[in-house]
């Protein structure tokens, strides 16, 4: 000096839940709030996985503004890998 592991004082992020907004939904944004996080920083056009189904397709139904199934072009990185970057007294 580099990599990995342990560690977390200062500082950082913020689950559930509540309020307001957006959205068909999943979910997202802002405020409050802290379960946790050593990358809980970025990439969903890196792969797997998960959630949703407005629209579309195929059915059911005499029919419908009803109803069932399938599909991501919609989402999640706080599900797991991968890539890029970064803090770090000390061991």
């Nucleotide at each position: 000096u580099u990599u990995c592991c342990c560690a977390g004082a200062g500082g950082g992020c913020a689950a559930a839940c509540c309020c307001g907004g957006c959205g068909a939904a999943a979910g997202c944004c802002g405020g409050g709030g802290a379960c946790g996080c050593a990358a809980a920083g970025c990439c969903a056009u890196u792969g797997g996985g998960u959630c949703u189904a407005a629209a579309g397709c195929c059915g059911c139904u005499c029919a419908u503004u009803g109803u069932g199934g399938c599909u991501a072009u919609g989402a999640c990185u706080g599900c797991c890998a991968g890539g890029c970057u970064g803090c770090a007294c000390g061991g």